[in-house]
RNA sequence: UUAAAGAAUCUGCCGAAUCCGCACAUUAGUCCCAAACAUGCGGUACGGGGGAACCAAUUCAGUACACUGAUUUUAAGUGUACCAGGGGUGAAUCGCUUUCCGGACUGGGGGAGAACGGAAACGUAGGGCGAACCUUUCGACCGAACCCAUCAGCUUACCCCGGAGGCAGCGAAAGGAGGAAGA
Repeated sequence: UUAAAGAAUCUGCCGAAUCCGCACAUUAGUCCCAAACAUGCGGUACGGGGGAACCAAUUCAGUACACUGAUUUUAAGUGUACCAGGGGUGAAUCGCUUUCCGGACUGGGGGAGAACGGAAACGUAGGGCGAACCUUUCGACCGAACCCAUCAGCUUACCCCGGAGGCAGCGAAAGGAGGAAGA
C1' cells in the first nucleotide's frame, strides 16, 4: 500500500415505533472516581382501536370442560378453552389458472369426479427498494404473521391500547423542482 473478515463508532433505510426523567447506583472481588448496557416505573413525538346524534344498514352459530340449580334426567344460567360467521393490526389481498391430496353424495358395489376443503406452483390488488426531493420508465424483491370471540357501520364528548423489531455501507435512466459558489 492492497485485499478479506470482525468489532466499535458514524451515516442512512423499512416501520407508528422516537426522545426524556427516576430507580438500579453511598453500585463491579478490594480502595478512589463513576458510568454504560440490560431491567423496572412514569412520561413523550408518533400510530391504532372502541364509542352518540344525524345518516346508513337491519334474522340465527357451535363444540368441550367445570360450576349453579334440583331427588334424578332434560331444559336453563354462569365461567373457562377453542372456533364456522363477523371484525381488527398489517402492503400482505384475490384467482372461471396448473398439479397433487381429501372427499359429503348411492339401497349396495365399481368408475368418473362437478361443488367444497387442504398443499404446492403460477399469476395478482397492493407495498417498499435501487442513498437528497417529485414524476415517468426500467430492474430486482415482498405479497407474511398475529389477535378479538358472537360482538364491532359512521361517529362529538369520552374511553382503551401500542410507542417493537429488522437491515445497509452502496453503478439505475430521463425529465422536473430546489440549492451552493463565482461573475
A computed fold for a 183-nucleotide RNA from a Syntrophomonadaceae bacterium, annotated as c-di-AMP riboswitch aptamer (ydaO/yuaA leader). It was read from a public genome assembly, where an Rfam model found it.